[in-house]
């Protein structure tokens, strides 16, 4: 230095759920809360998943219903890229 990851040390993050706010929704933010996490730090690139407001089409022709659609989201489901604390075997 690379791999690796301990019932190590010192720290870190925070699922479900609850409350408030934002959003059409998916979901997000803040506070509480800890199931877990050695990248559960960052990017959001690929593939994937979710939603369907606006729009388009059809039916109806006012209301409305259905289908399609991401420009909206998700990374604590996967792959990829960048960075990083500690040091037993």
């Nucleotide at each position: 230095g690379a791999c690796c990851g301990a019932c190590a040390a010192g720290g870190g993050c925070a699922a479900a759920c609850c409350u408030g706010c934002c959003g059409a929704a998916a979901g997000g933010c803040a506070g509480g809360g800890a199931c877990g996490c050695a990248a559960a730090g960052c990017c959001u690139u690929g593939a994937g998943u979710c939603u369907a407001a606006a729009g388009u089409u059809u039916a109806a022709a006012c209301c409305u219903a259905a289908a399609c659609c991401a420009u909206g989201a998700c990374u604590g489901a996967c792959a990829g890229g960048c960075u990083g604390c500690c040091g037993a075997a």